[in-house]
């Protein structure tokens, strides 16, 4: 040095052919439940979609570029 597949919530992932509000599970808080405590139920917060241009009426999605992680060549 080249390839290749990834980076989306505090973790661990989805996310169709670009479409109107960007989501599951678990954890967090609150509430019910209970003498409580754990299950359980019903609701809430939490998101620069890895930077930064660019295309478009729109970009998590599509091009360029850096960055960071994994495997493969060499």
């Nucleotide at each position: 040095g080249g390839g290749u597949g990834g980076c989306u919530a505090g973790c661990u992932c989805a996310g169709u052919u670009g479409g109107u509000u960007a989501g599951a599970g678990c954890a967090u808080c609150u509430g019910g439940u209970u003498u409580a405590c754990a299950c359980c139920c019903a609701g809430a917060g939490g998101g620069u979609c890895g930077g930064g241009g660019g295309u478009u009426c729109g970009a998590g999605u599509c091009c360029c570029u850096c960055g960071c992680c994994a495997c493969c060549c060499a």
This is a predicted structure of a 74-nucleotide RNA (transfer RNA) from a Bacteroidota bacterium. Taxonomically the source falls in Bacteroidota (Bacteria, Pseudomonadati). Model confidence (mean pLDDT): 81 of 100. It matches the Rfam family "tRNA". It is annotated as a transfer RNA.